[in-house]
A computed fold for a 73-nucleotide RNA from Candidatus Roizmanbacteria bacterium RIFCSPLOWO2_01_FULL_37_12, annotated as transfer RNA. Model confidence (mean pLDDT): 81 of 100. The organism belongs to Candidatus Roizmaniibacteriota, within Bacteria. It matches the Rfam family "tRNA". The family's RNA type in Rfam is transfer RNA. Rfam's curators write: Transfer RNA (tRNA) molecules are approximately 80 nucleotides in length. The sequence was found in a public genome assembly.
């Protein structure tokens, strides 16, 4: 140093142009239930890695930075 892959709530992860003010499970909080815990039920809580750029619109498409893996030498 070349190429090739990923990067969404605390964790896992759906979403591959508009139907998404981002869904779901776990979990945290806060109530109901319980003598207490625990289970079950109910709100609720939180997220697109940065920066540009194409589009009437971008979490998504393009480039560059970052940061993780892989390979090749």
């Nucleotide at each position: 140093g070349g190429c090739c892959c990923c990067a969404u709530c605390g964790u896992c992860u759906a979403g591959u142009g508009g139907c998404c003010u981002a869904g779901g499970a776990c979990g945290g909080c806060a109530g109901a239930u319980u003598c207490u815990c625990a289970u079950u039920c109910u709100g609720u809580u939180a997220a697109c890695a940065g920066c540009g750029g194409u589009u009437c619109a971008a979490a998504u498409c393009c480039g560059c930075u970052u940061g993780g893996g892989g390979u090749c030498a």